[in-house]
RNA sequence: AACGAACGCUGGCGGCAGGCCUAACAACAGGGGAGCUUGCUCCCGCUGACGAGUGGCGCACGGGUGAGUAACGCGUGGAUACAUGCCUCGAUGUGGGGGACAACAGUUGGAAACGACUGCUAAUACCGCAUAAUCCCUGAGUGGGAAAGGCUUCGGCCGCAUUGAGAGUGGUCCGCGUCGGAUUAGCUAGUUGGUGGGGUAAUGGCCCACCAAGGCGACGAUCCGUAGCUGGUCUGAGAAGGUGACCAGCCACACUGGCACUGACACACGGCCCAGACUCCUACGGGAGGCAGCAGUGGGGAAUAUUGCGCAAUGGGGGAAACCCUGACGCAGCAAUGCCGCGUGAGUGAAGAAGGUCUUCGGAUUGUAAAGCUCUUUCAGCAGGGAAGAUAAUGACGGUACCUGCAGAAGAAGCCCCGGCUAACUCCGUGCCAGCAGCCGCGGUAAUACGGAGGGGGCAAGCGUUGUUCGGAAUCACUGGGCGUAAAGCGUACGUAGGCGGUUUUUUAAGUCAGAAGUGAAAGCCCCGGGCUCAACCUGGGAACUGCUUUUGAAACUGAGAGACUUGAGUUCGAGAGAGGUAAGUGGAAUUCCCAGUGUAGAGGUGAAAUUCGUAGAUAUUGGGAAGAACACCAGUGGCGAAGGCGGCUUACUGGCUCGAUACUGACGCUGAGGUGCGAAAGCGUGGGCAGCAAACAGGAUUAGAUACCCUGGGAGUCCACGCCGUAAACGAUGGUUGCUAGUUGUCAGCAAGUAUACUUGUUGGUGACGCAGCUAACGCAUUAAGCAUCCCGCCUGGGGAGUACGGUGGCAAGAUUAUAACUCAAAGGAAUUGACGGUGGCCCGCACAAGCGGUGGAGCAUGUGGUUUAAUUCGAAGCAACGCGCAGAACCUUACCAACCCUUGACAUACCUGUCGCGGUUGAGAGAUCCAUGGUUCCCUUCGGGGACCGGGACACAGGUGCUGCAUGGCUGUCGUCAGCUCGUGUCGUGAGAUGUUGGGUUAAGUCCCGCAACGAGCGCAACCCUCGCCCUUAGUUGCCAGCAUUCAGUUGGGCACUCUAGGGGGACUGCCGGUGAUAAGCCGCGAGGAAGGUGGGGAUGACGUCAAGUCCUCAUGGCCCUUACGGGCUGGGCUACACACGUGCUACAAUGGCGGUGACAAUGGGGUGCAACCUCGCGAGGGGGAGCUAAUCUCUAAAAACCGUCUCAGUUCGGAUUGUAUUCUGCAACUCGAAUACAUGAAGUUGGAAUCGCUAGUAAUCGUGGAUCAGCAUGCCACGGUGAAUACGUUCCCGGGCCUUGUACACACCGCCCGUCACACCAUGGGAGUUGGUUUUACCCGAAGGCAGUGCGCUAACCGUUCGGAGGCAGCUGACCACGGUAGGCUCAGCGACUGGGGUGAAGUCGUAACAAGGUAGCCGUAGGGGAACU
Repeated sequence: AACGAACGCUGGCGGCAGGCCUAACAACAGGGGAGCUUGCUCCCGCUGACGAGUGGCGCACGGGUGAGUAACGCGUGGAUACAUGCCUCGAUGUGGGGGACAACAGUUGGAAACGACUGCUAAUACCGCAUAAUCCCUGAGUGGGAAAGGCUUCGGCCGCAUUGAGAGUGGUCCGCGUCGGAUUAGCUAGUUGGUGGGGUAAUGGCCCACCAAGGCGACGAUCCGUAGCUGGUCUGAGAAGGUGACCAGCCACACUGGCACUGACACACGGCCCAGACUCCUACGGGAGGCAGCAGUGGGGAAUAUUGCGCAAUGGGGGAAACCCUGACGCAGCAAUGCCGCGUGAGUGAAGAAGGUCUUCGGAUUGUAAAGCUCUUUCAGCAGGGAAGAUAAUGACGGUACCUGCAGAAGAAGCCCCGGCUAACUCCGUGCCAGCAGCCGCGGUAAUACGGAGGGGGCAAGCGUUGUUCGGAAUCACUGGGCGUAAAGCGUACGUAGGCGGUUUUUUAAGUCAGAAGUGAAAGCCCCGGGCUCAACCUGGGAACUGCUUUUGAAACUGAGAGACUUGAGUUCGAGAGAGGUAAGUGGAAUUCCCAGUGUAGAGGUGAAAUUCGUAGAUAUUGGGAAGAACACCAGUGGCGAAGGCGGCUUACUGGCUCGAUACUGACGCUGAGGUGCGAAAGCGUGGGCAGCAAACAGGAUUAGAUACCCUGGGAGUCCACGCCGUAAACGAUGGUUGCUAGUUGUCAGCAAGUAUACUUGUUGGUGACGCAGCUAACGCAUUAAGCAUCCCGCCUGGGGAGUACGGUGGCAAGAUUAUAACUCAAAGGAAUUGACGGUGGCCCGCACAAGCGGUGGAGCAUGUGGUUUAAUUCGAAGCAACGCGCAGAACCUUACCAACCCUUGACAUACCUGUCGCGGUUGAGAGAUCCAUGGUUCCCUUCGGGGACCGGGACACAGGUGCUGCAUGGCUGUCGUCAGCUCGUGUCGUGAGAUGUUGGGUUAAGUCCCGCAACGAGCGCAACCCUCGCCCUUAGUUGCCAGCAUUCAGUUGGGCACUCUAGGGGGACUGCCGGUGAUAAGCCGCGAGGAAGGUGGGGAUGACGUCAAGUCCUCAUGGCCCUUACGGGCUGGGCUACACACGUGCUACAAUGGCGGUGACAAUGGGGUGCAACCUCGCGAGGGGGAGCUAAUCUCUAAAAACCGUCUCAGUUCGGAUUGUAUUCUGCAACUCGAAUACAUGAAGUUGGAAUCGCUAGUAAUCGUGGAUCAGCAUGCCACGGUGAAUACGUUCCCGGGCCUUGUACACACCGCCCGUCACACCAUGGGAGUUGGUUUUACCCGAAGGCAGUGCGCUAACCGUUCGGAGGCAGCUGACCACGGUAGGCUCAGCGACUGGGGUGAAGUCGUAACAAGGUAGCCGUAGGGGAACU
């Protein structure tokens, strides 16, 4: 785009067209006329009408259907051995006779259908005779053969017979064209032909007898399946593909099968006979029937109409005609089935109404849309008029088309879609549900994709869906595709048919080209016109119908015939190289075995071992012997061969190739469907052989297992001969031939030239590397093409199922070859790119390992987590990167949890109304919140109206939520990682993804820097700039300091600011200098110099692009959802503190580097007003009572501790301090659950910690104390501070993490990836299957209806003959062969079902392993054989 459509929703009118695609399923009734009471009555003497019969013509047309048919059926073009009623034009006749039979009458059978007998009768019915122009036969003869009359107005008309011609029609034959299957390859006995007959209208094996053995087939016979064919029609640019409704031509069929009759024509839709199935009637004896005609009914189906009107028109039949018949036809009816046309109103109208929807709450949109105002009346409606179609009459349609008038916007809009393709977006609902879906896909709480709504888009009396066809699809490629790696080159050669084929002359004219003629029906398509108001539709003319046939010509090309040629091909001669093949012989090294010698305890084997061998003498070594197999070095992208393949040496036989040269043949060539030969390994058969190796097998290991990898053995095989098999990743994954198209370089075999063994140049053939043009999706190929061309063959058409099943062929078998379908998926695949990953490689770094020091893991306790418990044990954090984390501090509070009791505009915010408002105190009840009672006092401003603050009450908006979603978010944070990376612009390269830059050579802590480079620059990161510590200078000296001068108990005071210190500003370090090294660079090295500091001086802050849907809605903010007398608020008590247990992080220890006692020196950072508190005093002590000073360089916390001295002497201790008891202290409203501290007493585990694991590279680890935040009180935690103060680093093999380059990849959620097979379960289709059911077909035989034919016909017999006896002829009957249906036996084939069984596919999370992808952890894969739960081995 289309449709004979159907379904869903909707539906105003008209014109034109079409309307059982399925069950070729099934079947009923149909005298005439009149009447009306609609099922009864009446009539039919003449004429008329009607009816029966004889006769004539018609019924073979018209109408229906598409079952069959793959065929001369159809189409197209030819042919002729034929027929032809009616029609047209001719010719000649039409004379004279005869005998019957219906109807009818009578009798009679039967239920009926239908008959039987007797008798009568007419004809254009039937039969002789005569005649014969033409006609027919023929043996060529005086052979044969006709007729019909009727009507008449008397003019004639209609006929009949024979015959010729024509027209039209039909029969038959032929060339060409006409679906699929080769898993159908052979078919055929009347078969093919001949002769002679028969038969027919006519040719012919059409039929018969005889003879011959042919005929068809790879250019597809036969068989199977499917199908009416065509003009056309739909699609398409065309080529072509699909189709064959309507209309038209042809064919076939008429319940199924068979048969003939009649006839001009039939083997006959509404004719006959028979058989069969079915239906109906029956008195059971018999009969009747055939809608694939028009309507209509049932059935089938998704589905297809009225038992209408009329012969008015057109056409057909009969008739002389009037006229009759005609479900052909003309019309109407039904259904939007299609095509076409029209309408459902037009103009104006902004307050942009109301309502709806959305909203950022401002508005936007629906929307000039509506309303309103002004108009119009097509269509429909009502009324009036009223055709053409008809040429004189006759009109079903039809009071129709059309015309006129009237009323009134009045009666007339839906359907689908809105994620992309694809025009058109928002809200709500739902929450992987419900659902959508043509493909991709959407839906798991913010869905433009589901459902609804608003809005929008498209089409419109329709719109969507489904089905089907073509297109897009160059996706079967003729036009117009491919085959190295995507599917695809046969393993290889020879060769048959076929296809294709060098130069030249000539002939021919098959192909080819040109002209002419015929045909190519009409309709349709196209063009130009015309008619319905237009269009659809109808109609006139033209063009076209790309084809076929005939004929005339041309001769370039192809073909064919004849001739010539040499360049293709081949032959000859002379050389040459070679693992080319076959056979025979022969050689040495090595392995193993046997014998002997020497010799002694091991050998062998592995990652390590063991099995194994060996004291019966192995291994090792020496000598001798045997046997089999394979041939080191030479040896080479070297050689040969068609491929497989071929390797010691010699000989024999033999194939091919190359080079050089002359002559010869004269296209002899190329390819090659079928076919044939060859064809690795494994395997098979028979017979040998067997040293080594080695499936199977055995044992030892490994392992979770180990039917493997490893080891020790080892009987098939490997070898030989003969015969099979016929496959390989049989690979260059690249078929063969020929020609053309830049080069450079190596090598092998020749030849030529240059004095030339070696060198150079040229040339031929082979074999490699690189590379231009060109090609290619890219990779790559590139004179050895995958380039440009020619010819021929083979093969491909998404993945799986499957190279499987069935069938066939060959094989001894294994198995090979040929080769489907159902079903299933939306991919499978190629090349390249970027990543990620690797039990790939290279380089480099890091307390990563190593070297060290100290810990954790064992004990007790503290603390966090899990688990458990509980009314609640609130919540979050979960490998590193959760777990002394949020929590810088849970007795109440905190607090979010639980129980009880209360409140409801609320504890808090804004706004409204109202009120004498607010703030203290006291009494009582209560666990408290709260409630009751009582009394006191009076805020600010004012324009004096009032207003404001605060409080009580009320109502409505609202408040409130630590409720959910961190996977809706912002912000903040962790982590890789302070790792050195991450990108961009322009340019260049690539079809592109992308690449380059950023890679490379050096170097660095660093993408730091240098050099090189199709790159040149730039940005975020690195570094630096910032803070701090270390040195110096300078400025300033109080609360700090004190050298010198005074002074004091005391820097206490005077004085001073030099020093220390404090806190402001500067300086200083840059590989700057030297030497070496490096490339002259960057840089590196040096107990180099100088310097307080030396190679980023130490530390901090600073965290690129990004990753982890990392963490946080319980800090805060926030979308959406949820709660609203509660999931909000208040309050009391409890809980977060539980405790069989497990883990993390710590503290204290286990002791002598220590405990205890004593002495008593040296810090730094910080804190302090509800505070720090000196000092005095009391207490053993925690602490208590007083209390100066201090808003702090001034006072205070404040004592530093390790250190040193003494003692203890290796013990569960003078270690260790848990636990428990008693008595106290402090904080606080309150220490019961549940604080800290003190004193006395008690004195547990623990004697250095398994596997494993953590931190640290210098002022670091270790060790020692001090301060602070939080805080009423409560640190072993956290954050800071200083004191003492080490050891070690060879080095980068390994573990972990990271960076760069490279490589492989089947990964991309990226190896925590992907993925294979068995088993188990469910479902689906399918193969086998004892059989069973049915269909098509076929062979042999049996039966043999009707029928025609043949024979017979002493049963019968009108026409003619006749001597009346009979004859000729005919009929019945009978017989025969043929034959439909039917039957018996067998075969081929197709389909259905089938216990059981085989594999296959699909399925959510099943089981077992881990085969493959990385070196996939044994490289993988192919063929074959064996073995094994399975992948596999």